Annotation: A computed fold for a 109-nucleotide RNA from an Acidobacteriota bacterium, annotated as SAM riboswitch aptamer (S box leader). The source organism's lineage runs through Bacteria, Pseudomonadati and Acidobacteriota. Its mean pLDDT, the model's own confidence on a scale to 100, is 84. It was read from a public genome assembly, where an Rfam model found it.

[in-house]
RNA sequence: GAGUCAUGCAGAACGGUUGAGAGUCCGGCUCGAUGAACCCGUGCCAACCUGUCCCGCAAAGCGGGAAAAGGUGGCAAUGCCAUUCACCAAGGAGGUGAAGCCAUGACGA
Numbered sequence: 001g002a003g004u005c006a007u008g009c010a011g012a013a014c015g016g017u018u019g020a021g022a023g024u025c026c027g028g029c030u031c032g033a034u035g036a037a038c039c040c041g042u043g044c045c046a047a048c049c050u051g052u053c054c055c056g057c058a059a060a061g062c063g064g065g066a067a068a069a070g071g072u073g074g075c076a077a078u079g080c081c082a083u084u085c086a087c088c089a090a091g092g093a094g095g096u097g098a099a100g101c102c103a104u105g106a107c108g109a
Stems, first nucleotide, its partner, number of pairs: 003107006013042004021031003027081002043075003048071003052066006079101001083099006
């Protein structure tokens, strides 16, 4: 690191440092000097991968379950809303589905 597959309305904090931004970009909207983001420490959430345990299949292996040691990831708001297409609705201005983009994990030319 193109790409492929899977997931994305659940969940999870304090302290230190620092000093104005942050939420992918644009537009809204929201959070922020009652202290943003980055960074550090400890904690927690979760179960994508490895390893471990249990069950099923004759079994390689596949599937289901448990736990959470290790590798990641994460700890405001649905990925905050928002894009495109289709359908429903039309006392409606919304809803549903798919796609796209983005993020994370595994593999990876």